Model confidence (mean pLDDT): 87 of 100. A computed fold for a 1471-nucleotide RNA from a soil metagenome, annotated as small-subunit ribosomal RNA.
RNA sequence: AGAGUUUGAUCCUGGCUCAGAACGAACGCUGGCGGCAUGCUUAACACAUGCAAGUCGAACGCCCCCUUCGGGGGGAGUGGCGAACGGGUGAGUAACGCGUGGGAACCUGCCCUUUAGUGGGGGACAACCGCUGGAAACGGCGGCUAAUACCGCAUGUGGCCUGAGGGCCAAAGCCGCAAGGCGCUAGAGGAGGGGCCCGCGUCCGAUUAGCUUGUUGGUGGGGUAACGGCCCACCAAGGCUACGAUCGGUAGCUGGUCUGAGAGGAUGAUCAGCCACACUGGGACUGCGACACGGCCCAGACUCCUACGGGAGGCAGCAGUGGGGAAUAUUGGACAAUGGGCGAAAGCCUGAUCCAGCAAUGCCGCGUGCGUGACGAAGGCCUUCGGGUUGUAAAGCGCUUUUCCCUGUGACGAUGAUGACGGUAACAGGGGAAUAAGCCCCGGCUAACUUCGUGCCAGCAGCCGCGGUAAUACGAAGGGGGCUAGCGUUGUUCGGAAUGACUGGGCGUAAAGGGCGCGUAGGCGGCGCAUCAAGUCGGGCUGUGAAAGCCCCGGGCUCAACCCGGGAAUUGCGCUCGAGACUGGUGUGCUGGAGUGCGGGAGAGGAUGGUGGAAUUCCCAGUGUAGAGGUGAAAUUCGUAGAUAUUGGGAAGAACACCGGUGGCGAAGGCGACCAUCUGGACCGCAACUGACGCUGAGGCGCGAAAGCGUGGGGAGCAAACAGGAUUAGAUACCCUGGUAGUCCACGCCGUAAACGAUGUGCGCUAGACGCUGGGGGUUCGGCCCUCGGUGUCGCAGCUAACGCAUGAAGCGCACCGCCUGGGGAGUACGGCCGCAAGGUUAAAACUCAAAGGAAUUGACGGGGGCCCGCACAAGCGGUGGAGCAUGUGGUUUAAUUCGACGCAACGCGCAGAACCUUACCAACCCUUGACAUGCCCGUCGUACCCCGGUGAAAGCCGGGGGUCGGUUCGGCCGGACGGGACACAGGUGCUGCAUGGCUGUCGUCAGCUCGUGUCGUGAGAUGUUGGGUUAAGUCCCGCAACGAGCGCAACCCCUAUCUUCAGUUGCCAUCGGGUAGAGCCGGGCACUCUGGAGAAACUGCCGGUGACAAGCCGGAGGAAGGCGGGGAUGACGUCAAGUCCUCAUGGCCCUUAUGGGUUGGGCUACACACGUGCUACAAUGGCGCCGACAAUGGGCAGCGAGAGGGCGACCUCAAGCGAAUCCCAAAAGGGCGUCUCAGUUCGGAUUGCACUCUGCAACUCGGGUGCAUGAAGUCGGAAUCGCUAGUAAUCGCGGAUCAGCACGCCGCGGUGAAUACGUUCCCGGGCCUUGUACACACCGCCCGUCACACCAUGGGAGUUGGCUUUACCCGAAGCCGGUGCGCUAACCCGCAAGGGGGGCAGCCGACCACGGUAGGGUCAGCGACUGGGGUGAAGUCGUAACAAGGUAGCCGUAGGGGAACCUGCGGCUG
Repeated sequence: AGAGUUUGAUCCUGGCUCAGAACGAACGCUGGCGGCAUGCUUAACACAUGCAAGUCGAACGCCCCCUUCGGGGGGAGUGGCGAACGGGUGAGUAACGCGUGGGAACCUGCCCUUUAGUGGGGGACAACCGCUGGAAACGGCGGCUAAUACCGCAUGUGGCCUGAGGGCCAAAGCCGCAAGGCGCUAGAGGAGGGGCCCGCGUCCGAUUAGCUUGUUGGUGGGGUAACGGCCCACCAAGGCUACGAUCGGUAGCUGGUCUGAGAGGAUGAUCAGCCACACUGGGACUGCGACACGGCCCAGACUCCUACGGGAGGCAGCAGUGGGGAAUAUUGGACAAUGGGCGAAAGCCUGAUCCAGCAAUGCCGCGUGCGUGACGAAGGCCUUCGGGUUGUAAAGCGCUUUUCCCUGUGACGAUGAUGACGGUAACAGGGGAAUAAGCCCCGGCUAACUUCGUGCCAGCAGCCGCGGUAAUACGAAGGGGGCUAGCGUUGUUCGGAAUGACUGGGCGUAAAGGGCGCGUAGGCGGCGCAUCAAGUCGGGCUGUGAAAGCCCCGGGCUCAACCCGGGAAUUGCGCUCGAGACUGGUGUGCUGGAGUGCGGGAGAGGAUGGUGGAAUUCCCAGUGUAGAGGUGAAAUUCGUAGAUAUUGGGAAGAACACCGGUGGCGAAGGCGACCAUCUGGACCGCAACUGACGCUGAGGCGCGAAAGCGUGGGGAGCAAACAGGAUUAGAUACCCUGGUAGUCCACGCCGUAAACGAUGUGCGCUAGACGCUGGGGGUUCGGCCCUCGGUGUCGCAGCUAACGCAUGAAGCGCACCGCCUGGGGAGUACGGCCGCAAGGUUAAAACUCAAAGGAAUUGACGGGGGCCCGCACAAGCGGUGGAGCAUGUGGUUUAAUUCGACGCAACGCGCAGAACCUUACCAACCCUUGACAUGCCCGUCGUACCCCGGUGAAAGCCGGGGGUCGGUUCGGCCGGACGGGACACAGGUGCUGCAUGGCUGUCGUCAGCUCGUGUCGUGAGAUGUUGGGUUAAGUCCCGCAACGAGCGCAACCCCUAUCUUCAGUUGCCAUCGGGUAGAGCCGGGCACUCUGGAGAAACUGCCGGUGACAAGCCGGAGGAAGGCGGGGAUGACGUCAAGUCCUCAUGGCCCUUAUGGGUUGGGCUACACACGUGCUACAAUGGCGCCGACAAUGGGCAGCGAGAGGGCGACCUCAAGCGAAUCCCAAAAGGGCGUCUCAGUUCGGAUUGCACUCUGCAACUCGGGUGCAUGAAGUCGGAAUCGCUAGUAAUCGCGGAUCAGCACGCCGCGGUGAAUACGUUCCCGGGCCUUGUACACACCGCCCGUCACACCAUGGGAGUUGGCUUUACCCGAAGCCGGUGCGCUAACCCGCAAGGGGGGCAGCCGACCACGGUAGGGUCAGCGACUGGGGUGAAGUCGUAACAAGGUAGCCGUAGGGGAACCUGCGGCUG
């Protein structure tokens, strides 16, 4: 510090995810030791039991015990001090609660310093005793008694009050032989502690906007330790709030802790400070201190005891229990230390504390050994079978002893005594490698790979994503990587995230500029001088910022963690001194900002009133007649009752052609005939006036297209809805005919739009060029120059992700406002506000996804465009589709009908030959090292091989006979063959063509496909290859940031067309000779034809025209051939997971007495059908008969077979010639003559019968041919569809491969031999350029909505349940306060006394008030029949809305309509 993930790829935006650190954790697997820490985050749920606050006899009386009679000890009680500390918890609290810094009107027991005092009296009450109530808890009555308990009096230094005269106020003693000590009272001061007040800081929500009546203040009282509305009476009417009051939610706050570079974010366990609380609520008492955790009273809930009358209790103290929970420990030891309470002290108490126990909960340290050890052992795993790896790892050998075990010594903590920890730490000795390794991961991110298993199953997964038969992603194993007494997982926080941006982001198109203006608060603000010193800056302070922590230095435990000391830091607040630039305040000036004035001109700026013509429709009348209208074509509709058309007249409403613009005006919406009136703004010129008067603008106010709403008018045209007609599968649409709201006016609402420049307003600055518009100046008058305002286009710098923007910025800056923070859910729900309504505005969440997006790139596609090709269409000829048959396929059938091929590019295809064989299929019968290969052993060599018998369908099985291999060093020595045997292995047309090689099809013989360097671009990529011409062609020329090159094209190759030459048999025959019935038949010849070698020839070379002077094109000459002469071979980068594992090869998988091998028979030939490809036809351009002519390619010895004979014929018999330019196979259509005469025929030949023939071991299933007989469908073929552009189509025959036989198929050959092409609009395919795109498995794409089903969350909902809160009223415990106090009453006063007084108490009354009650309101949550939409889900239904002009351009607002996407109207936008 970044990485993964949107795409075919790219850049950007943007979210999601990961790597890091951390934790009071939990869970899974595992677990040796020690140190130091930490340990109910949940139920502030309920608690059994024990302990956690007592102490003092030197304050006091009583009782008891002991006694050495000196005294000592114990108990309950009176009294004192403590119990308000310490310990726990975080419920409540958004507050002066906390933090920080200040303040004044206060209190303070114990402690310290200091002053003065401590005199003299009195009356009680507990304990105790007696009586007595009660189950108990606990009392009641009477009697006795002490004090440091209580009460007067005295004194009063002092203190308090005061009207300044005066008034009021104390005390206690105890111990000690004593000295003295400890106390007590009043006061002054201190220290420490506490109460109160204030500035500042302190979470979320505005879908909480107003709150408040003791409320705010005053006066006077009361109250308190103290100020105060704290409380009360009266008076005033204030106080708080957008700098967020009030309300709701959440929360103890802080030092700190975690994270982070920091700023910040999150957090508030342990430790420390403060606060709050102690079962819940209320209350006071005591006291220095409490409204009191282990006190009291009352109320409530709960629990317990009870004799039912009453009582008792409060672990959020330490342990512990139940419960809750993913989860958190012992009912331990000790007061030895530290500290606390009491005491004069000894001491007692102390679950504070110190220790121990449990837990890998965390941090830190240590160990599980070290060295050596190759033949790289065994085993495991992999393997290309060679080996590799585990791996120096192990074993073995040598060594060590931290830990561990045993034994011994034995602390520090303790300054003199005292040690729970603890016989612990530590140390010493002994023993022995001994007691001690796991967990996660290995597709990318991310470090680490193989095999097997599994087969979209089981499973994994943090994100992307893996798994559908070769999975480094699942499971296992081997191996590897990481960490290590731990390792992973989960949860949470920060980080990465500059994804809330202060540091440090954005808003034209990605999310984001408010529809526009005016303007309030607020924010910001020109130039000069002076002054103040609030901000700001600097200095100072023995002010504060507690300690701990963090950081630095040093030190102590063997190190570290941990601990100790010191320092730094604590960025803050306060006080003070100073500075005076900047901001601010005040004062005073200035004119540049802003405004005013004066002078001008421009304009659809606004409002009101009036005027005008064209057009439409309607009405009247005329002319006139059969149609009009409308459309793609029609129809609905109108018209003989006279339409349309046309003429004249009239009426009405709405809108203003031309001008008109890329123009003008306005803040926006918007504004368009003309005239008048009223009126707003801007601009230019002048420089007279004001003197910062400015900019922006949260709220607020106003304006605001269209649609829509209300009331009243108006209504010509247009036109949602609606109706009809068409279209269509349907057509709730597009088109047509009608047509109502509405559109118009007035007034009032609505307040939204793609209200757009998708660009807030203002100001300044930053090259220009060319237009348009309004004004001014100059002028040499010009297409001129300067200048201000507006409006456009291009363009530099700069900016931008790119597109683009570019002085009217999207550049560089300043000021202010608005807005954004992934997509969906959703601009929706709820709530509020507004509205008559429609609805608007403000505006979520659950849930869900790993994206959604922007710009640009390359493709592909378009019912986009341009250019251009192709038998692509058109033109033409002949077919297919109908028939019969042949053949292939589907389907069906079957024991099997083997398998493959499936749009073009499967289907007369693999099959260039299925009766057996082939053959892979089926049935039956057989074989098991096998039909075939290699290796080993034995045997035979009378080999191999041949023959025979039995059985059998054959194979096979059983048996018999014949048969003298080669070499040789001569040895069964070598080779070879066969038979037998065992094992390695053979074998498989079994699977996977989606694991592959090879080969092939196809686009397509289409003209394309790329590279190097350079250049451009952030990049994908572009350029080159585009452009202008041209070509069959990326063919060539020209141009050009490209220059070259490669694979393709062309050429080189073959055939063919002309000629030359060479050669001349088997070919040929012109000339010469011979010769025949005839014939190159013979001599001869090689001229010709021909054959086959070598050459020539064609190159736009020549001429003319055209083009650009090019490439080329057009015409012509010559030529056998002319612009590629015709044909072939040749197939770029690639596409289709195209085809083939059944040609072959091959990985993997599978079978192994069978999925291998053999045999016989059957099947591949089935047949109700469907399709493809063909053949033959339907006839007269024909059929039939007779006569009779002309080819080429080829083939031929198990062959072709002349010829002759036989047979009606297939064919048979005999047989010449020929291994072939020699012989043979061997032509037909055409031609001539005749016949048939339009008929299911003398067409057509299927089908069937009979009889033959050939091949073959064998023609039943299941071959070919022949003859006779039979003669079917069929009379030119629906929708649709195929081939062909010249020696082509059509037509005619011939040959060949395969092959025993079988050809309508296939591959070739020649004969005869056409028609047509205007042209490129259309169909199909293709090439180039361009455009749009939401497509990229690429239009066979993508994708929308309803409906149906399942699941999920959510809104509404009659209500219902509960929480919180609030208003009014009722009730009113305890208690304090006030009043009363006739009852009761020791101290003081009067009185001899009785008694009285004062004071007090009970009781009663009143005010306040907790709980409770009644009625109502607010708010939140749970449930809820039914209901609304939403999300998700593999293949459901209906349509096709959107993306290409998406087939009606789309979208926005609004309104109506419709199963649904949607359609239509009106206005708007261009995205």

Rfam family: Bacterial small subunit ribosomal RNA.